The RNA shown here (small-subunit ribosomal RNA) has 1546 nucleotides and comes from an uncultured Verrucomicrobiota bacterium. The RNAcentral record of the sequence draws on ENA, Greengenes and SILVA.
RNA sequence: AGAGUUUGAUUCUGGCUCAGAACGAACGCUGGCGGCGUGGAUAAGACAUGCAAGUCGAACGGGAUAUUAUUUGUAGCAAUACAGAUGAUGUUCAGUGGCGAAAGGGUGCGUAACACGUGGGCAAUCUACCGAGAAGUGGGGGAUAGCUCGCCGAAAGGCGAAUUAAUACCGCAUAUGACCCUGGGUAUCCUUACCUGGGCGUCAAAGCCGGGGCAACCUGGCGCUUCCCGAUGAGCCCGCGGCCUAUCAGCUAGUUGGUGAGGUAACGGCUCACCAAGGCUAUGACGGGUAGCUGGUCUGAGAGGACGACCAGCCACACUGGAACUGAGACACGGUCCAGACACCUACGGGUGGCAGCAGUCGAGAAUUUUUCACAAUGGGGGCAACCCUGAUGGAGCGACGCCGCGUGGAGGAUGAAGGUCUUCGGAUUGUAAACUCCUGUCAUUGGUGAACAAGAUCGGCCGGGUAACUCCGUUGCCGGUUUGCUAGUAGCCGAAGAGGAAGGGACGGCUAACUCUGUGCCAGCAGCCGCGGUAAUACAGAGGUCCCGAGCGUUGUUCGGAUUUAUUGGGCGUAAAGGGUGCGUAGGCGGCGGAGUAAGUUGGGUGUGAAAUCCCGGGGCUUAACCUCGGAAUUGCAUUCAAUACUGCUUCGCUUGAGUACUGGAGAGGAGGCUGGAAUUUACGGUGUAGCAGUGAAAUGCGUAGAUAUCGUAAGGAAGGCCGGUGGCGAAAGCGAGCCUCUGGACAGUUACUGACGCUGAUGCACGAAGGCCAGGGGAGCAAACGGGAUUAGAUACCCCGGUAGUCCUGGCAGUAAACGGUGCGCGUUUGGUGUGGGGGGAUUCGACAAUCUCCGCGCCGGAGCUAACGCGUUAAACGCGCCGCCUGGGAAAUACGGUCGCAAGAUUAAAACUCAAAGAAAUUGACGGGGGCCCGCACAAGCGGUGGAGUAUGUGGCUUAAUUCGAUGCAACGCGAAGAACCUUACCUGGGCUUGACAUGCAUCGCUAAGGCGGUGAAAGCCGCCGAGCCCCGCAAGGGGCACUUUGCACAGGUGCUGCAUGGCUGUCGUCAGCUCGUGUCGUGAGAUGUUGGGUUAAGUCCCGCAACGAGCGCAACCCUUAUGAACUGUUGCAGCGACGCAAGUCGCGCUCUCUGUUCAGACCGCCCUGUGAAACGGGGAGGAAGGUGGGGAUGACGUCAAGUCAGCAUGGCCCUUACGCCCAGGGCUGCACACGUACUACAAUGCCCAGUACAGAGGGAGCCAAGCCGGCGACGGUAAGGAAAUCCCAAAAAACUGGGCUCAGUUCAGAUUGCAGGCUGCAACUCGCCUGCAUGAAGCUGGAAUCGCUAGUAAUGCCGUAUCAGCUACGACGGCGUGAAUACGUUCCCGGGCCUUGUACACACCGCCCGUCACAUCAUGGAAGUCGCCCGCUCCCGAACUGCAUUCGUGAUUUAUUACGAAGCCCUAAGGAGCGGGUGGUAACUGGGAUGAAGUCGUAACAAGGUAGCCGUAGGGGAACCUGCGGCUGGAUCACCUCCUUU
Repeated sequence: AGAGUUUGAUUCUGGCUCAGAACGAACGCUGGCGGCGUGGAUAAGACAUGCAAGUCGAACGGGAUAUUAUUUGUAGCAAUACAGAUGAUGUUCAGUGGCGAAAGGGUGCGUAACACGUGGGCAAUCUACCGAGAAGUGGGGGAUAGCUCGCCGAAAGGCGAAUUAAUACCGCAUAUGACCCUGGGUAUCCUUACCUGGGCGUCAAAGCCGGGGCAACCUGGCGCUUCCCGAUGAGCCCGCGGCCUAUCAGCUAGUUGGUGAGGUAACGGCUCACCAAGGCUAUGACGGGUAGCUGGUCUGAGAGGACGACCAGCCACACUGGAACUGAGACACGGUCCAGACACCUACGGGUGGCAGCAGUCGAGAAUUUUUCACAAUGGGGGCAACCCUGAUGGAGCGACGCCGCGUGGAGGAUGAAGGUCUUCGGAUUGUAAACUCCUGUCAUUGGUGAACAAGAUCGGCCGGGUAACUCCGUUGCCGGUUUGCUAGUAGCCGAAGAGGAAGGGACGGCUAACUCUGUGCCAGCAGCCGCGGUAAUACAGAGGUCCCGAGCGUUGUUCGGAUUUAUUGGGCGUAAAGGGUGCGUAGGCGGCGGAGUAAGUUGGGUGUGAAAUCCCGGGGCUUAACCUCGGAAUUGCAUUCAAUACUGCUUCGCUUGAGUACUGGAGAGGAGGCUGGAAUUUACGGUGUAGCAGUGAAAUGCGUAGAUAUCGUAAGGAAGGCCGGUGGCGAAAGCGAGCCUCUGGACAGUUACUGACGCUGAUGCACGAAGGCCAGGGGAGCAAACGGGAUUAGAUACCCCGGUAGUCCUGGCAGUAAACGGUGCGCGUUUGGUGUGGGGGGAUUCGACAAUCUCCGCGCCGGAGCUAACGCGUUAAACGCGCCGCCUGGGAAAUACGGUCGCAAGAUUAAAACUCAAAGAAAUUGACGGGGGCCCGCACAAGCGGUGGAGUAUGUGGCUUAAUUCGAUGCAACGCGAAGAACCUUACCUGGGCUUGACAUGCAUCGCUAAGGCGGUGAAAGCCGCCGAGCCCCGCAAGGGGCACUUUGCACAGGUGCUGCAUGGCUGUCGUCAGCUCGUGUCGUGAGAUGUUGGGUUAAGUCCCGCAACGAGCGCAACCCUUAUGAACUGUUGCAGCGACGCAAGUCGCGCUCUCUGUUCAGACCGCCCUGUGAAACGGGGAGGAAGGUGGGGAUGACGUCAAGUCAGCAUGGCCCUUACGCCCAGGGCUGCACACGUACUACAAUGCCCAGUACAGAGGGAGCCAAGCCGGCGACGGUAAGGAAAUCCCAAAAAACUGGGCUCAGUUCAGAUUGCAGGCUGCAACUCGCCUGCAUGAAGCUGGAAUCGCUAGUAAUGCCGUAUCAGCUACGACGGCGUGAAUACGUUCCCGGGCCUUGUACACACCGCCCGUCACAUCAUGGAAGUCGCCCGCUCCCGAACUGCAUUCGUGAUUUAUUACGAAGCCCUAAGGAGCGGGUGGUAACUGGGAUGAAGUCGUAACAAGGUAGCCGUAGGGGAACCUGCGGCUGGAUCACCUCCUUU
C1' cells in the first nucleotide's frame, strides 16, 4: 500500500466482499511447564447453608464462674470437708451507656439531568473524630433497662407490679465567649465580610483510671463544656461540553415574577397566602426512544469512529413503592414504619425474610471459578492498652480466557534403506528425515538444602525533659530478653537418572503462501466474494505431498480500518444518485474604498488548573520478557492576566466605482379590460339539379329518391386567428400571434445630475404556475376521453372507419402537478477567436441613405486553451475563482405503507422499514440483429423448358408390430444415406445347443509324443467321446539330454460392432469457390479499439487504379495442375490409309507413315493491335485477325472460422464397464414383418405415340474361378460344343433414339403394364420365409395430377442408348461414367430467399430461435390495513386511603417547684398502593384483506428494446383479463425521407 466482483471486451460511477488490528468472548480439534493478569456481559431472576460490624468492664448496675483473703454456720477432738457472707483479682453473659455501624464491599435498575466532565462562585452554608489556641469542668434532682414476681401467646413477643446504677436524663449557678439589638473604621461584587465599641436579654459541662499525701489537698493521663482558627468531608449556584428522533411544533397555573410568611445548615416557588401575566421555543422548547458519566480503551497516518470490562474519580440503587426517625453525617445494602408481590414457619389466632457483600445453589443462557487459607503484611472500627473484629485486603485453588517466557533435543549420518505416494515404468518424492554413531541435560521426575516479604509489639534496665515525686513524654533515645509468616518445606540452590515424559491445528481454484492421485457424478457436499459438483473435480470426500502458525490453530460474533463509501482534512449534482416549476422576500450567511476609536474574534507571553493510573521518552527491579517501579514529557482543554492591532467584528467620520433615482429616446405575440372585422367549418331556410355521397389497404356501418353530395343566395352561432412568420421578439417561469382604443409592468440605449453601500443570496413564508381534473352559472360550431356501431384478427376491451357525451370556450372559485428540460439554481469577477441575426448609439462617408467600421445589450452556430469517464461544454462554460441556497449517498421493495398538513374529491406534499439481490447504472467499442437506410451479387425472383405433389411399382425413412424386426444418419446440410449387392455367410439382433487361456497375439511354468491328416459313435450343427497317426536340429558311441513345432494343465492375458463423437485423433458435411480473414511497424484514443481494410471508380474477385496517417506483408482470389477445343514436331503396333499381290466377299500378306488416331513435347490468347468513353488511370464498349476473345468450356483446388454439425459401427484412441460372459462357435429365425404417413426414383396415362419390318452412326469401359465368336438344340430364358483373347489384335457388342416402309385412329384402346395362375431356365450345400430371368395366360390403378414445390442460362435443359464397380446369383428402376439427338428464355432487380460492403438504432453478446412486461394459478417469506382481543406506559377526573411529617382543638398520662413542656389517643391536610371512568401513546395477536419479494421447464397474451411492427416517454382523466388503450397538453432521452435555414471547405 491494495485486491476480487457488473461487460464479448473497455473506461467510469457505484455497491458488495477480502487481506489488518482488537476482545471480560463463545464454539470445534488439540493440549508439556512457568510468570503476570483476568473471569456472571444474559434474569436489578429466585435463593438453602456459613461467614461479611463490631468494640469498650479505664462510663454503669447486675448474673454466672475461677483464684485468693477474711469471716460465719454445720459435722468432727483436730487437721479438714461442706454450705454461706464480705472484699480483692481475673474470665464471661445479657442489659444501660459511649463510639462505630452513612466507611469499606456490590451492582448499573433508574437517570438526557447541574447526573457527569471542565472552569468558576457561596458576602447564602454545615463539618463527628483530628491538629493549634483561649476559657471552664461548681452544686443538685427524679427516673429507667437489667434483675425478681405475676399474667397473655404455639412462637415471635408483649403487658403489669416492685426495685436499682451511670460519662443515661433534667433543673440551678457561673459566662472567657457565642447568639440577639445597636454605633464606628477598613474592604467589597455595595444584599454584606472583617475589626473595634455599647446594651434589656438567651445559652455549658461528667466523670473514669493512676501517683503522692494521715488528711485537707496537690498532680498526671484519658474524657466533658463554650468559643475561634485550621484540616478533611459535604451541601448549594453558575458558564461551557458530550446520544438519536420534526413521521414530536408548540409547551407551561406553582407555571414566570413580586410582596409577606413558613421551612432549611444554607440561597431559592422549596412550601403557603395575596398580586401581576408572565416564562421557554426552529441556535429545536415540549414529547418519544436509548443510555450511568469521566480518566480512559480499541482502531486510525491523522482528523475522526466505536466503546466505557478490569484499575481510578463522581453519581444512582439495595425485593417493589412510599415515609420519616436517630445522628456531625442517611431519608440508611446486612436499621425502623406502612403498603404490595414472592417465599418460609404456624397450634390458623399470628409471625418471619430480603446475597446488585464473599463463597455457593437453582433458573435462563453460546457463556463466566473454590460453599479455600490468614489477619503475617497494607488499611479500617473500637479500646489507655493488651487485644478483639474485618469474605476490605493479602494469598492459594479452578479455566490456554489473554499477554509474556521456555521446552518437546543437538551434531554427524546416503545402501539416498524399508514403507507410503506419484509415475512417461526410466524413475521421482517423503528425505538427513529415520535407522545408526557421538553428545547435552532446560522443563517435568526424584533426593537433599532452603529464603526475602518482620516493620513492630511487649518485658526488664539505662539516659534526658517535666514534677516536690511518680505515672507520663522523648520526633526511630540507648541496651538486653521474649515473641509474630497465610502463602510454604513454596521460590531459589545443589545432586541423580535418562532422549528418556511433552505437537497440533488450519489451509492448498483466484483474491492468498501452498498440487497430485483415488472415490463421487448438479448426487453427496463446499462456499468470505467470484463461484465449484451433470464420469478425467488442483474448489466435494479420503490419501500422499506442500504452505502458514505453533501450545495453540481455526470458526462464529462485535468494533475500527481498508471506505476519499457522509468527503473539516477529503466527494459530488448536463447524460451515472442528485438543481427546488418560477419569482418576491423574512431570519440567517456573506459583503466596496479611505480615516479614527475599541480590543469581542485573532496572535503572543505569564499565572492557576488540567487527580492518580494509562500512552510516550529515559532510568531501575524481578535470570529475560510480560509485569512492577522512579523521573520527565505530554494532557492539543478551561479560567485569568498582560501585551499586539495586520485581518474580521463593533462605534464613528467620509468617498463613489457596487446598487438605485431623475431626464430623453426607440423596439417588442409582456399583462388586463373593452370594441370591431374577414376567411373557413357546421346548421337552418330558399333556388338549381339527380343518384349517388362518404370512407378504406380493401370494405362495411353511416348519409341519400321524404331529393343527399355538388352548386347559388340569405341567415344563425361558436371557436380559432392564414399570409407576414424568421433557431425573429417579449416575459421570472408557466406562457404570449387578427385589428383598434384605454389602463399597466419590465428590459435596453444615450446623457448629465442626484443618493451614498442603500448590496448578493435566501431556510420558514407569500405569490404566480401548461394540460388534464373538480364546484357553480353560462355557452356549445368544430374536435373529441367514455360509449354505440362497422371492420381487422386466433382473439382485438386497440391501431382503421361511421357516429358521439363530458371536456375543449367564457365568468367566479378550488386544485398545484408535467420529459414544469438547456434534464445545466442565483449573483459577481477573470480568461484566445470567427460568423450570423434582433434592438440602440457614436464617428467617418454621402445630397441623403445603404453597405462597411467602432461600441452597448440580447438570441444562435462553429471552434482555441482549459475541463470532462466519455459524449461533449467552450465569454450565454460543463474553464478559473468567490458568496449564498437546494439536493445526492447501491438496485428493488418505494412516485409505497403508517402518521401529519392541504384539498369538495381526484389527489398533492412530507416520507420509512422488514425482506431481497450482487449487482443496478453512464459513456464509448467490436459484433450480431432490425417488419432502418444506401450500394452490389447469386437460376434468388422474373422470362422460359421439363418435373415432383394424383396412379402403380421399386427403394429409403417414420410409425406400428415382433422373441428379434441389430445399429447409426434427423431442417437446408437425415430419408436409392453408411450399404460399390442382408437366402446361409455377411450379422452386429432373437431363440436354442455348446466352449472357457478361449476363434486370434505374446511370454512363463508344466504334461506329453501327442502334430498335420484320417476313421468311428452321438448330434441339427458346433461340440463331446474314442481310435489311428509324422517328426526336425544340436550334443553324445549309445542310452539319453537339450532345443524347435504341436498338445495338456496353470498363470499373466486375449476378446467385446458394450458406453461416452459432449474426453479425442483422423476424415467429412455446411455457410461457400462466398470474397473475405489477419499480421508487423507507425499514428490516433485513458482504454476496449481504430487506422491500414474506409472514400471515388472498376472487377467474377480486398481484381486493379486514384486519393488518403499510413507503409508494407501473410492466408484466401487469380495463375501454376488435369481435361477439352486448333496446330506443329517426334513415335508407327495391335492403329491408319496409298500402292502391289491374293480372295466371290469379309479380309489377309508385303512395302509405307502424307492423313485419322495413339502418346509425349511444344505453340497459341496477353485487352497484345485499332477505334471509342473519362481530366487521368484502372477498366468498359465496339472492331480486326484467329480454331478459340476478354477467368474460352469443364475439373481438381475450399482462407480465418461457424454449427460441442456427423462418425468410438471403417480405423486409431483416453476413461468407464463385462470376463464359464456384454467374449467365442453352431443351427434356425430376423434385418424383407404392415391399418398408415413422408422422401427419392422408375413406368405410364399415349398419335411429336405404340406395334411390326428394314436400315445407319458412337464413346468410354471390362475380361482368366474371366470375356466368349462361331456351330447345334430350345418360341425363349438358356443348354451343349467350341475358335480366339492376360487384349489399340479376340470377346462382351445389338448401340438406341434418329431414318425408311407398313399397321393402329382417340378407345381405358394394338395405350399402360401392376397383380395373379401355370410351365420353365440360371446361380448356389440350400431359392418356403426370401433371388433373378423366360414363355403362355391374366390385364389393376392410371386419360397429365389440389394447396404447394424442385431443377436448369448451351452442347445446358430435355431425351435416347452404352459401360463399369460391388457380385456365386440378385431386388440396379440405385450409384459412377460415356456417347448420340438437341432447345426455349433472361424486359429487368420492385418483391421472396441467401450472401457481401458502408451507415444508423439497440435494453441483444448463448448475439432476434435474442431480450423482456403484466394479470392469473401454486409454494415460501417478511410486511400494511382490519371487526375485535390481550398487555405495557402516561395524563385528567372522582372514590377509598396505610404509614409518616405537619397542624390546631379536645381528651388522657407520670415525676417534680414551674411551663399547654413531653408523651399517647381521636381528628384534619397531604399521600403510596388500590378502585372506577375518560383520553393519549406504544406493543403483541386476529377471521378477513392489500400489495411486495423469491421460487423448476405452469396459464394467457406480447406492452418495451430495431421505425419493436400504432415511435417512445412525462403529467392528468376515462376505460379494459393482463401487459395496456384512448383523449388533452408537453418532451426528444425518436428511426427514416424530403425541404428550409445556418455553418465549414473549395